[in-house]
Overview: Predicted 3D model of RNase P RNA and transfer RNA as a complex of 467 nucleotides.
RNA sequence: UGAGCAGUUCUGGUAACCGCUGCGGUAUCGCGUCGUCGAUGUCGGGGAGGAAAGUCCGGGCUCCAUAGGGCAGGAUGCCGGGUAACGCCCGGUCGGCGCGAGCUGAAGGAAAGUGCCACAGAAAGCAAACAGCCCCGAGACGGACAACCAACAGGCAAAACACGCCAUGUUGGGCGUUUGUUCUCCGAGGGUAAUGGUGAAAAGGUAGGGUAAGAGCCUACCGGAUGCGGUGUGAAUCGCAUGCUUGGCAAACCCCAUCCGGAGCAAGAUCGAAUAGAGGGGAAAGAGGCGGCCCGCCGACCCCUGGGUCGAUCGCUUGAGGAACGUCGUAAGGCGUUUCGGAGAUAAAUGGUUACCUGAACACAGAACCCGGCUUACGAACUGCUCAUUAU
RNA sequence: GGGCGAUUAACUCAGCGGUAGAGUGUCACCUUCACACGGUGGAAGUCGUUGGUUCGAACCCAAUAUCGCCCACCA
Numbered sequence: 001u002g003a004g005c006a007g008u009u010c011u012g013g014u015a016a017c018c019g020c021u022g023c024g025g026u027a028u029c030g031c032g033u034c035g036u037c038g039a040u041g042u043c044g045g046g047g048a049g050g051a052a053a054g055u056c057c058g059g060g061c062u063c064c065a066u067a068g069g070g071c072a073g074g075a076u077g078c079c080g081g082g083u084a085a086c087g088c089c090c091g092g093u094c095g096g097c098g099c100g101a102g103c104u105g106a107a108g109g110a111a112a113g114u115g116c117c118a119c120a121g122a123a124a125g126c127a128a129a130c131a132g133c134c135c136c137g138a139g140a141c142g143g144a145c146a147a148c149c150a151a152c153a154g155g156c157a158a159a160a161c162a163c164g165c166c167a168u169g170u171u172g173g174g175c176g177u178u179u180g181u182u183c184u185c186c187g188a189g190g191g192u193a194a195u196g197g198u199g200a201a202a203a204g205g206u207a208g209g210g211u212a213a214g215a216g217c218c219u220a221c222c223g224g225a226u227g228c229g230g231u232g233u234g235a236a237u238c239g240c241a242u243g244c245u246u247g248g249c250a251a252a253c254c255c256c257a258u259c260c261g262g263a264g265c266a267a268g269a270u271c272g273a274a275u276a277g278a279g280g281g282g283a284a285a286g287a288g289g290c291g292g293c294c295c296g297c298c299g300a301c302c303c304c305u306g307g308g309u310c311g312a313u314c315g316c317u318u319g320a321g322g323a324a325c326g327u328c329g330u331a332a333g334g335c336g337u338u339u340c341g342g343a344g345a346u347a348a349a350u351g352g353u354u355a356c357c358u359g360a361a362c363a364c365a366g367a368a369c370c371c372g373g374c375u376u377a378c379g380a381a382c383u384g385c386u387c388a389u390u391a392u
Numbered sequence: 393g394g395g396c397g398a399u400u401a402a403c404u405c406a407g408c409g410g411u412a413g414a415g416u417g418u419c420a421c422c423u424u425c426a427c428a429c430g431g432u433g434g435a436a437g438u439c440g441u442u443g444g445u446u447c448g449a450a451c452c453c454a455a456u457a458u459c460g461c462c463c464a465c466c467a
Stems, first nucleotide, its partner, number of pairs: 001388010012357007020047002023044008031035001049364001053375002056373005061264004068295004073260005078092005093107001094105004108255002113253002115249003130196002132192004136187002138184003141180005148173006154166003204222006223245002225242007268314004278305005288298002307466003321340008393463007402416004410447001418434005440456005
């Protein structure tokens, strides 16, 4: 200098002016009602976020039995810890990715069962055998041996030919025996899964031995499984033994373990106003609460149509709250002390302009019962670390 | 604010993890003097988007986008 990785912090402050909205004080005015009332003005003080968002998880709170039992259903899924709880967080194990800093994993069980694995392929799961290989059998062909037969030659004998004789040779035939680096559109025979080619995936892999050919059949190394032992809280890991060697998919059903009752602040409580306490249906033979079923509990109203209102108060914001210090813990976090005050609206406020400050106030974006997370959107600054290159 | 659902051709909808379909519409040809009807044939799709599981995803899982529906109180 370039390329990256991880993390932290902030997303404004001050002043002036003009506005908005609650709260408190105060002044004036209003009233068939004299108020904890209303209107207007004035003073003081407060007034969005890191995600307020998506509503994806978990909890508080409220009502329904103080939330009960079983089935069904749902969620989660390596180990240990944290927490109110979690599908979150921290630490670790194993796997994957990266040269590395580091990142990442819905990471239980396929040896409980069922199911699926299209096309291709012999075969897609537990035994089957298409080609091939081997054995056996049959046949063909070739070779060897060979009882025996024939011809010719040779020998004996003979004057010669012929006949005859022979442990002789050559050639041919040949009942048959045996053999083979041979062959067969051969076989209701046997063995084999090494070879072939398909496929995402082919039954542990490689090498050697062995065999008729082959095969964990045997041996060595590697991978897996199981058992035993060591270490560790554990996931796991190391060593030894046993040839034990068994496909993938559970984000298919399922099994195992753990957890889960339902609804949600438009929950729910109180007061007030108005209308038709009207019509229809159901209900102690049990409606309804209670979302699927059964039990159990409560239990007299429930549903539809039609009608009326668009008010007020509570819930409502001090809470698993923030910060600092101490202490325990690797950490998440726990405990203790001190300290801080920071929205609560209901058609819904929190804005605009100017100047200054800071490296900079831009981007994404606006509370609605509250909190802890996750996810998504998005701007800026800083810190630590890694790799490459160059220079010293 | 809270609770649910949907997304497949231009439109309305089917779709059992294994080559994405139907009806209407549209285009071409035939038929007709011409049009309609009718007949034959064809085209048209990132299955809202992104990522994951799987040999393989419209389908299973997660995130995200868009659209739609329901929920006040009183007697």